[in-house]
RNA sequence: GGAGCGGCUCGAGCGGUCGCUGGCGCUCGCAUUUCGGUGCGCGCGCUGGAGGAAAGUCCGAGCUCCAUAGGGCGGGAUGCCAGGUAACGCCUGGUGGGGGUGACCCCGAGGAAAGUGCCACAGAGAGCAGACCGCCGCGCGCCGAAAGGCCCACGCGGUAAGGGUGAAAGGGUGAGGUAAGAGCUCACCGGGCCGGCGGUAACGCAGGUCGCACGGCAAACCCCAUCCGGAGCAAGACCAAAUAGGAAAGCAUAGGGCUGCCCGCUCCAAGCUUUCGGGUAGUGUCGCUCGAGACCUUCGGUGACGAAGGUCCUAGAGGAAUGAUCGCUGCCCGCGUUCCGGCGACGGACGCGGGAACAGAACUCGGCUUAUGAGCUCUCCGACC
Repeated sequence: GGAGCGGCUCGAGCGGUCGCUGGCGCUCGCAUUUCGGUGCGCGCGCUGGAGGAAAGUCCGAGCUCCAUAGGGCGGGAUGCCAGGUAACGCCUGGUGGGGGUGACCCCGAGGAAAGUGCCACAGAGAGCAGACCGCCGCGCGCCGAAAGGCCCACGCGGUAAGGGUGAAAGGGUGAGGUAAGAGCUCACCGGGCCGGCGGUAACGCAGGUCGCACGGCAAACCCCAUCCGGAGCAAGACCAAAUAGGAAAGCAUAGGGCUGCCCGCUCCAAGCUUUCGGGUAGUGUCGCUCGAGACCUUCGGUGACGAAGGUCCUAGAGGAAUGAUCGCUGCCCGCGUUCCGGCGACGGACGCGGGAACAGAACUCGGCUUAUGAGCUCUCCGACC
């Protein structure tokens, strides 16, 4: 200097000016009043004000309503082992397999001996295997008058070693054996079974035994194990007077709602019973931000994480504020006479100029994924000193 679906961290800091917005306090004006206040508006002061992903809404939860989330059928998700966690399809550590020279990374990793099904094209044969070529034997074949000889062609057989087809052809390599061959026999490797040892386990290790039985596909149906009710903050709750009426609570019918369906549960117009006192039925109030919370220290654990102690309160708007600009510092890039260190490659200081991405809370958390700038570190390769 180059390369790296290698690992990790951060997402600038301080101050001034002008704005935006939530809260609190004060002055003034208007409305209202049960005279305590309350509401609206102008202004002033103090104070809070986006992210690592606030994003996608893909998983898991809290919270709310429907039943305390119920029963059956159907459906969905997950799928090596152990642990973490409120929980998870997430995370950590391991096992097995795979990739990379390496740092390191990836796995759709239950069951094919419950059953059904599929294995296109090619090929002789695709699952109770299969003779197309080849190889070998023989003959009623060929040669020869015969004895006999031969396998080019013809016929009958043997053969799964070799060739060829295919993603896949019924273990692999070597030796023996044979007419040629073949687990036919043997050695090693692989595989099944058995018990042993190690490990919490997945699994590993060595041994014995069996010539080998069980081809592949479950991202085909299916089987096994575990888990899963639905809708979502537009959830949901609250807000007075009139005696005409309205609102709330209770009873319960028509009817509606919850679900893919059934059972079941529930709400409820009209009707009956009881109750009602500031303004407003709205751009209203609550839900709404103190929470599986943040930071620091110590301890336990390989780690995810947990425990104890201390400190802190950190947006809560409702068409949606969190911005603009200036200065200094920091970071990165380029240039440079200059200065310092070094034999040198180069490094540092200083000066000038430039640059800074993705993006914007909307009930709240834990994850994953995607977008994106900079830095640190590790690995490999090359060059130079």